[in-house]
RNA sequence: CGAACGCUGGCGGCGUGCCUAACACAUGCAAGUCGAGGGAGAAAGCCCGCAAGGGCGAGUAAACCGGCGAACGGGUGCGUAACACGUGGAUAAUCUACCUUCCUGACUGGGACAACUGGCCGAAAGGCUUGCUAAUACCAGAUAAGACCACGGCGUCCUUGGACGCUGAGGGAAAAGGUGGCCUCUGCAUGCAAGCUAUCGCAGGGAGAUGAGUCCGCGGCCCAUCAGCUAGUUGGCGGGGUAAAAGCCCACCAAGGCUACGACGGGUAGCUGGUCUGAGAGGAUGAUCAGCCACACUGGAACUGAGACACGGUCCAGACUCCUACGGGAGGCAGCAGUGGGGAAUCUUGCGCAAUGGGCGAAAGCCUGACGCAGCAACGCCGCGUGUGUGAUGAAGGUCUUCGGAUCGUAAAGCACUGUCGCGAGGGAAGAUACGCCACCGCCUAACAUGCGGGGGCUAAGACGGUACCUCGAGAGGAAGCACCGGCUAACUCUGUGCCAGCAGCCGCGGUAAUACAGAGGGUGCGAGCGUUGUUCGGAAUUAUUGGGCGUAAAGCGCUUGUAGGCGGCCUGGAAAGUCGAGUGUGAAAGCCCCGGGCUUAACUUGGGAAUUGCGCUCGAAACUACUUUGCUGGAGUGUGGCAGAGGAAGGUGGAAUUCCACGUGUAGCGGUGAAAUGCGUAGAGAUGUGGAGGAACACCAAUGGCGAAGGCAGCCUUCUGGGCCAACACUGACGCUCAUGCACGAAAGCGUGGGGAGCAAACAGGAUUAGAUACCCUGGUAGUCCACGCCCUAAACGAUGACGACUAGUUGUUGGAGGAGUUAAAUCCCUUAGUAACGCAGCUAACGCGCGAAGUCGUCCGCCUGGGGAGUACGGUCGCAAGAUUAAAACUCAAAGGAAUUGACGGGGGCCCGCACAAGCGGUGGAUGAUGUGGUUUAAUUCGAUGCAACGCGAAAAACCUUACUUACCCUUGACAUGCCAGGAAUCCCGCAGAAAUGUGGGAGUGCCCGAAAGGGAACCUGGACACAGGUGCUGCAUGGCUGUCGUCAGCUCGUGUCGUGAGAUGUUGGGUUAAGUCCCGCAACGAGCGCAACCCUUGCCAUUAGUUGCUACAUUCAGUUGAGCACUCUAAUGGGACUGCCGGUGACAAACCGGAGGAAGGUGGGGAUGACGUCAAGUCCUCAUGGCCCUUAUGGGUAGGGCUACACACGUCAUACAAUGGCGCGUACAGAGGGUUGCCAACCCGCGAGGGGGAGCCAAUCCCAGAAAGCGCGUCGUAGUCCGGAUUGGAGUCUGCAACUCGACUCCAUGAAGUCGGAAUCGCUAGUAAUCGCGGAUCAGCAUGUCGCGGUGAAUACGUUCCCGGGCCUUGUACACACCGCCCGUCACACCAUGGGAGUGGGGUUCACCAGAAGCAGGUUGCCUAACCGCAAGGAGGGCGCCUACCACGGUGAGCUUCAUGACUGGGGUGAAGUCG
Repeated sequence: CGAACGCUGGCGGCGUGCCUAACACAUGCAAGUCGAGGGAGAAAGCCCGCAAGGGCGAGUAAACCGGCGAACGGGUGCGUAACACGUGGAUAAUCUACCUUCCUGACUGGGACAACUGGCCGAAAGGCUUGCUAAUACCAGAUAAGACCACGGCGUCCUUGGACGCUGAGGGAAAAGGUGGCCUCUGCAUGCAAGCUAUCGCAGGGAGAUGAGUCCGCGGCCCAUCAGCUAGUUGGCGGGGUAAAAGCCCACCAAGGCUACGACGGGUAGCUGGUCUGAGAGGAUGAUCAGCCACACUGGAACUGAGACACGGUCCAGACUCCUACGGGAGGCAGCAGUGGGGAAUCUUGCGCAAUGGGCGAAAGCCUGACGCAGCAACGCCGCGUGUGUGAUGAAGGUCUUCGGAUCGUAAAGCACUGUCGCGAGGGAAGAUACGCCACCGCCUAACAUGCGGGGGCUAAGACGGUACCUCGAGAGGAAGCACCGGCUAACUCUGUGCCAGCAGCCGCGGUAAUACAGAGGGUGCGAGCGUUGUUCGGAAUUAUUGGGCGUAAAGCGCUUGUAGGCGGCCUGGAAAGUCGAGUGUGAAAGCCCCGGGCUUAACUUGGGAAUUGCGCUCGAAACUACUUUGCUGGAGUGUGGCAGAGGAAGGUGGAAUUCCACGUGUAGCGGUGAAAUGCGUAGAGAUGUGGAGGAACACCAAUGGCGAAGGCAGCCUUCUGGGCCAACACUGACGCUCAUGCACGAAAGCGUGGGGAGCAAACAGGAUUAGAUACCCUGGUAGUCCACGCCCUAAACGAUGACGACUAGUUGUUGGAGGAGUUAAAUCCCUUAGUAACGCAGCUAACGCGCGAAGUCGUCCGCCUGGGGAGUACGGUCGCAAGAUUAAAACUCAAAGGAAUUGACGGGGGCCCGCACAAGCGGUGGAUGAUGUGGUUUAAUUCGAUGCAACGCGAAAAACCUUACUUACCCUUGACAUGCCAGGAAUCCCGCAGAAAUGUGGGAGUGCCCGAAAGGGAACCUGGACACAGGUGCUGCAUGGCUGUCGUCAGCUCGUGUCGUGAGAUGUUGGGUUAAGUCCCGCAACGAGCGCAACCCUUGCCAUUAGUUGCUACAUUCAGUUGAGCACUCUAAUGGGACUGCCGGUGACAAACCGGAGGAAGGUGGGGAUGACGUCAAGUCCUCAUGGCCCUUAUGGGUAGGGCUACACACGUCAUACAAUGGCGCGUACAGAGGGUUGCCAACCCGCGAGGGGGAGCCAAUCCCAGAAAGCGCGUCGUAGUCCGGAUUGGAGUCUGCAACUCGACUCCAUGAAGUCGGAAUCGCUAGUAAUCGCGGAUCAGCAUGUCGCGGUGAAUACGUUCCCGGGCCUUGUACACACCGCCCGUCACACCAUGGGAGUGGGGUUCACCAGAAGCAGGUUGCCUAACCGCAAGGAGGGCGCCUACCACGGUGAGCUUCAUGACUGGGGUGAAGUCG
């Protein structure tokens, strides 16, 4: 908001209600009226009457002639871009019925036609014909004040040469009566008629009022991909025509008219007052109400009339519908209701003329779907109600909960009240008093007729409606919903769901803890409504007049010249177009606004005012703009004298170089690349020398340089020629600036014709590269590049910056000119001017940046922009030989695209620097066998977790049972475990039976502690019972805590204050040095501080002190530290010292620090350890523990037995042992450290080949034991062999642990003796007591170690160095990345969908031209026919009608164009999509 839809709905008032199909309409009604214009004239019924008939009804109804109305009122918005509308004018170019007023008339005659009657035709509608008749119907004649026509005269006024007034003579043209009253005059003689009178009408004319016609200025839509349009077209003369000007129409003449200030064409549309919105300017709109216009089924036409080309009239044509007897007829709701249809959607086939208004009438009155009312619809606006007070056990119930409570909530109930609306009853309006009637007064009159005016009185008539309103009664009784609650945006929790279902205006929610879905509780907002959808304005300064921009965001034409246009220097006078002021006319009413009034209030309505920003007219002002006039010199230009220059055009000319040709010398290569090959060369290349040919380009000078409008311009000389700058004077006198359209120029490539062709070089060929390589590289090579002439007209044509002018700090370089100083001349310096560069103040800018050469401050003019993609594309036009250029959309699609800067991250970017990162070395892994872990597979189960580095000898510092979480089977259900209750019993121990065991069942022994005399009670424990509960290695590490890994022991990560920046942020922390280090020093808009680094801690290396047992031994002694003695040494373990760049020299900046040295056990953090910043990886762990949520509860809990975790085609990781002689084997022999030991370590001794057994001393440990260390050393042997290497595998026999070694332990002995001869690509560790190598011990543990954690022994090599690989730190740079390069992202192809271009065509609409055709109608012609009024004695005539013909013309037809829409096999590109392919 004229709304619609969803949910809901108590009352009243006032409004509003087909926006779509101007689609089709059944039925009823919507325009009639007048008897006081005329003729004619019923019936029903009633009364009288025997009946015939008569009277009333009634001079009524209906019909007819005639008058007025029907052109208003009512509807709709098709058409119309137009004088249609609005506004202001003009009409000297006009008309106007009814109304008002004034003047003058209204005389004398005539003939018809309806109705009616008779006859006839037709189904009907209707029609034909005979006869009669009236009028305010029709006709003729008379008269003519004035009007009209033609011809004159005078005056006034204005003006397209007319108006107005006066006047002369001439011409043609009018009329109607009705009604009431009266009898003075006349006639018949009651009374009536003529007449008179009043009134209503009639005719001619003047004026007014009202209404209408016509013309003009200005104003209001879109498209230029509509740029040219026009033949009655433009004008003239003459004529016709109209109420009226006019090409309005016609004949002739002329050739004009309109247009960039948008003609013509196309699309859309009724216009306005107003309405909605907005601060306004504007934007959108044109329902209701009011003004104008247009239309009335579609198209055409006229008639009548004052008025129509006529909604409810006529004629014709067409479509449609209906009737029909098939021959013919009828109709037009875009009037009010109503129906169908269309649609998201829009009402009653109501009442009344009571009011207001209209038509007719003298009036009564009649008619009136105009109108007044009622009905329907929450469609809108406005008002009212659905109760008020009190009431805390804060009831029940719901919801949530941290289980305490909170909340719904004074809400309810209860108690006490009120009575609006509604309900019942009673009363009950205003809206209505006249133009009627009565009497009176005044006027008119002969008149107390009638009429007019006045006041007075009387009276009929109410649709709404028994309505509004008032009173009474009962009674809280009958009356609340809708949307929302993530942010915007007021309002929060629970449950369900689990990227599902769904929500969504934008951002976005939902993948198991959703304030976003759904439900609920609670809350918020509005409230008889609330939401949704649609539309319009606003916000949007997002079309910017007010009020924007164009260096990089979209946007300066490639550049000049210049037309129209816009803008324009100083002075003087004039006029007054713009401008300003005053007055005046208009700007309808309603609406908006202000002040009042009326409905109880409001909405609504009503009175007045203001406003209506506009247009016209008159008067005035003269600053400014325009116009005009007179001057001026500052803008601009000309002249004079100089200057620089790759400015342009033409002609000539020069050398170097490349290539080619000829000849000479000369020999095997040349050439080319990252490396090659193709190619050239023994037919003599390349190289070199001489000569020649030809084309193109001009090294050095050369520049940050110069010139030009731009493109662009470069050897030298000549000719012609354009522009610029400087200096001083003279002259012209605004001659200027900009510039749509236009004209010219315009790199390269390309095109045409003809030349030319050395080098270079698209295409092309070959060789390489590569996964491919239609490329990059190489060898060749044609167009082309060059010249002449003609086209093309585009570029990142860029300073991404239009032209011109004015103003606004400086500094420096450079080019041209002038002046000054200086010099012999220079150089150089100062000043000025014109260019060209680099900084920079103010200012500007989003920032970057610009900054007198502006992107600063202003002025003038032009061009251009308005989200990204589609697209600079399609179609159309123009240009072009073509290529193509230019102008330039839409559908569709996205929620962004973009600029500048910031912090990170990244780079096959840069700089600096670290790290066993590379390099240099040593030893390994990858090959073998075995061990172990993992993947995979298998399985009843092979429990679970860990998965790049940072999972994989990891959790697990020990899976035969147990562990154990898995599987099979058998059992238990308050439970193996915790707390609470009741009953019984102490507990506990022993022995049977069944069973795989769990378990079930039976027997026996046995009573304790505390209180109490006892009974009994209590604590602890056991059994049984019921219920709360236990229990879960069930899920979620992406809900979590804690702990851990990793970058990384890398040197970093931050904060406060200050400063800078619009801001993100920066600074500090960057820079110069230095360090292992953000370590330290210096500098610095920073100054400080924190977490990290370092140090403090442990251990190790030296010394001292203290203390000596189980340790040690210089003395004595012994087989022996065995004993004595001792604590000096070693050692032990506690406390101290020591090392700090402290000292010296050098380097460095007089610093920090570095280098070297001395001393020292140790030297520059001495070695090792512990110690891990801010953070990253949703890293790991719910199976250590803890924990939210979810799940299981006779099972996902618990018990038992057996099995499994030990499987095995295979793959990977980590190790062990080897492949041997630096070795294996045998014999002998030497030296550790750190640990462990009472359910333990176990000596001596004995047995066994051995594992081990027996044995039992010692030791709770510097005392005893494990415990022989091994490599090593000495001697011997083996001699390069699958071996005297290697030991897997297998057979046999054993030992030990354990309830138990089958699945599935370790070890020993005998026998067996596999693969393996040093390991592909690749890859790991280590910088010194390290690697390598050798053994020893511990934890776990009954037993089981190649794993792991420790310990010592022996004990190297190498590091030039930082180019490269990997990782990291700092600075810097680029970025289209920010999940951050494992990022982002482009195009083809394949698939699906969508819109669109082309397309042989096909189908419709619109329109133009030519021709055919021609209804009705009007006009003209015509004598074929007919004919009352007039003329004529008549014949006949005048006039009229019909018919026919002609012109115009609607429908229709044919043909040719233009245009638009739809459609079309096929085809082109485009967009979107799960994401697939190729790069």
This is a predicted structure of a 1479-nucleotide RNA (small-subunit ribosomal RNA) from an uncultured bacterium. Its mean pLDDT, the model's own confidence on a scale to 100, is 85. The sequence is in RNAcentral, with records from ENA.